[in-house]
The part of an RNA shown here (small-subunit ribosomal RNA, 5' domain) has 514 nucleotides and comes from an uncultured bacterium. Model confidence (mean pLDDT): 87 of 100. Its Rfam family is "Bacterial small subunit ribosomal RNA". Its family is annotated with ribosome and structural constituent of ribosome in the Gene Ontology. RNAcentral holds the full RNA, with entries from ENA and SILVA.
Context: one part of a larger RNA
Parts: sequence; structure tokens; C1' cells
RNA sequence: AACGCUGGCGGCGUGCUUACACAUGCAAGUUGAGCGAUGCCGGGUCGCAAGACCCGAGUCGAGCGGCGAACGGGUGAGUAACGCGUGGAUAACCUGCCCAGAAGUGGGGGACAACCCGGGGAAACUCGGGCUAAUACCGCAUAACACCGAAAGGUCAAAGGGGCCCGCAAGGGUCUCGCUACUGGAGGGGUCCGCGUCCGAUUAGCUAGUUGGUAGGGUAAUGGCCUACCAAGGCGACGAUCGGUAGCCGGCCUGAGAGGGUGAUCGGCCACACUGGAACUGAGACACGGUCCAGACUCCUACGGGAGGCAGCAGUGGGGAAUUUUGCGCAAUGGGCUAACGCCUGACGCAGCAACGCCGCGUGGAGGAUGAAGGUCUUUGGAUUGUAAACUCCUGUCAGCAGGGAAAAAGCGACUCGGACUCAUACUCCGGGGAGUUGAUUGUACCUGCAGAGGAAGCCCCGGCUAACUCUGUGCCAGCAGCCGCGGUAAUACAGAGGGGGCAAGCGUUAUUC
Repeated sequence: AACGCUGGCGGCGUGCUUACACAUGCAAGUUGAGCGAUGCCGGGUCGCAAGACCCGAGUCGAGCGGCGAACGGGUGAGUAACGCGUGGAUAACCUGCCCAGAAGUGGGGGACAACCCGGGGAAACUCGGGCUAAUACCGCAUAACACCGAAAGGUCAAAGGGGCCCGCAAGGGUCUCGCUACUGGAGGGGUCCGCGUCCGAUUAGCUAGUUGGUAGGGUAAUGGCCUACCAAGGCGACGAUCGGUAGCCGGCCUGAGAGGGUGAUCGGCCACACUGGAACUGAGACACGGUCCAGACUCCUACGGGAGGCAGCAGUGGGGAAUUUUGCGCAAUGGGCUAACGCCUGACGCAGCAACGCCGCGUGGAGGAUGAAGGUCUUUGGAUUGUAAACUCCUGUCAGCAGGGAAAAAGCGACUCGGACUCAUACUCCGGGGAGUUGAUUGUACCUGCAGAGGAAGCCCCGGCUAACUCUGUGCCAGCAGCCGCGGUAAUACAGAGGGGGCAAGCGUUAUUC
């Protein structure tokens, strides 16, 4: 774990076997301080009006662009392998965001969405024409401590946005977030190697890119990784090859230890994402909720064609001895985006269900003998149940009711003080104070009060092993049984009863490990 009987409470954990198929909802977004445009709201100007234009510390859904989506979450199918563990190597390598250092950020150009117009389609969607912006795209300039080269020399980049101040404007100053090339770091990864890593010899030979070399290609990088040519090697009883089984480890169980078994939850690594294959984008994927192709299956269809992938969280069917809610919240922790506020987050935090496990508590305590009644046994005298009950006096855990009521909150922040920067008492940054404000759990934990023994004990066993004995029924029948074995008329072994023993909200059985 399941099953049988039973079942009061709490805390902490845990909870599909068929990698079977899945209805429905949710699980990855964010950014207007990169960009153009639209609708709505508010304000303003013009106008008789319709309306036009401008502004926003207002807002919405799309689009272009950026970052994320390679994390987090699931599963164990495959894999006997440098997959994992451990110790090394990388002068054979990569690294977005982050940190430190030091340098630059000049000047131009052409497009494409959105939008408008038109067309096709049942739909999914798609085609043509026209307009437009950018931190989108492309040249030019500049060019080192970067790259190539023996040297001379040659080659390679960028992007702007926001706040404040000055100014009529153009523009300038400053702060800040960015951008480009480079060096170093941190963290992360790739590759290679030594050693270790199940069973079968009723598997003994295996191998042709096979083993090595040369040249080239490819990669971030070594390498038959790939190609051409050359040589004929390479592995194997120290078990190759083949077959079977299996994710590996920290750990967990057991044991005095050595060892044996195991790999649930939690943590590390690996592999997979309907099945098989492939690449694209990107710092990172050959990508669970991306793309393409093929296949099986399901669904829609106007029959032309399309859509889908729960081994994410819930949930459904099926299978099974057997495993939960289509719950609440982003308050905390962590993550993504953002200047920030914030938004998103079935990660996570909580709640619900299940004695599934562990732990704790309770089901009352003290007194109470004519040893009541009843039951059972009996040698009929009595014995036992048994201080057990009744009865008396108490207590008040848990549950119930009532009242009070946390911690988990750190943050954010009007305003304000000091310092740094600066032309600046702007802005911005750093440090301090701070009105106010943020809790799903939850009116929970906890505390107090009220009432009243009231609502709360079962299960297995009693022949020996093994702790606990009599009566009745049955009569090798019915049945029991882990082993030995009981039962055929006096059964402590079957069934019932009384009594007893053992555990206890559990107790037994079955399965499995030591």
C1' cells in the first nucleotide's frame, strides 16, 4: 500500500497502475519612458452648426519593435551509455541578462506592417495596389588593448528614450535608462579522459566509416563528425557481439557491522513531450502549451479544404485491489517584463477530500463492599465478572456555544532632513525620518468565559511456537490452519458464550524487503 471490521480531535507529511484516450476552464507574458496610428474620456482653440485642430503623470483592443517564452511545472517511455557517480583535462570551446574596467555613441538612405482601396474563401485564412514611423533594416565615416597576418598592412560598430534647467526658436547644459566594440569576473553550459555502474556462455566470435593516416568540409570547439584518397586495421574468455532487464545518484529500508534490498515524496543530473523525421529563430532549443513533413487517431466542413495533441493544475472516460477539488490568492517566497507603479505567474502559499503514514491528546479522576442485581462456572458450599457498576465528591483537556484576537508585512509611499552631482536652492542618485496604505489563509492560531461526565473504543488472539481456559453445541460433519497439525461423542485447536491476553483510533489479513 490494498482489503475486512471499527472510527473522537489536532499537527506535520503523503496520495494512478495503462508514456491509455481526453470534453471544459486556467497554466507566459510584459513593455506607451522604442514606434506610427485608431476608438473612448477629460480639457482647450476655431466655428451659427456639422465638425476640424491641439493637449493629457487618462484609457482600450490590435500592429511594428524589444525582452521573456530554452526558466519554472510534468513524466520515466527510451537508455547498460562518458547516461549517471567520482576525480581530472580543455594551449580544442561558448556564454543573453548581472558585476568591474576602459573607449565610443558622427552623418545618411530605402522599406514593411498597422491604416486605406480592391479581390478570393463556408471557414481556417489569404492575395494585389497605395501611404507611413521607429531602439526594425541597410550603406558611409571613425577603429583598438579586437580579428587576420611573420611583418608591412588589411577588416569590423552603434540608437535612441525620459526628467529638469536655459533659450522666441534652433540648440545647449545636467541627471538617468539604454546602444556599440573590447578586457576581466561571476554564474551557466559544451566536449574529452581515468575509475566505478544488473543478469544470461543453453549468446563466441564481432566490425567496412569499420581501425588508422593525409587533405578538405563542418562546428563555439577536438574528433570518421562528414567527404575524397591511402593503408589494413580495431574489439574479444580481464567476456567482445547478441539477448533480457533497468533512468542514474544524494538518499531510503534493514542490519551490531560487513552486507542485502530499493531509487515514492525532497534535492542534483539525464531523457522524453501523440508516433517518426527535420531544420528555423536565438546567447541558449533541434524547442511540452513554436514551425515544416510523414503516420495513426479525434473533430469541423458549403467536400474544395481545415483544426488538434493534459507525461502542466483541476477534471472526464477506460484500466485497476487502489490514489483527491473542474477550490482561494498572488498577502508571502521565487520567476518574466517594466525607469517605476504595476501586470502575469495551477511555480508557490493556502484551503478541501482520504486513519494513507508518523506524532500528540482525549474518551474522565478520587472515594465507594451487604463484594447489589444480572451473566458464567460449580464439588451447590461457593467462585468469578469486581471497585467494576450504582452512589458520593471533584476536574474541565478535546468537541460545542459566546467574547476578545495575533505573527507571518518586507514593501509602496504624500511630505521632510542630510549628503553627492551640477551653473543650479531643477532633475537625478545615496542615506535617515515618515502621514497613509498592502493578508488568500482568517475572525485562523491563541486567550478568556459558559454549561455539563455529559458527544467520543474497537480489533485480533487464548493447542505448541506465543502472553492468555472453562462451559455448551457439533461429531473426520460443519469447519480451522503461518508451520507442526486439530475435528470419527467428554475438542483449552471448529462454532457460540463467560472469562482472560495483546495492541489501541486503530486492529487484523494479504503483498513486498531486510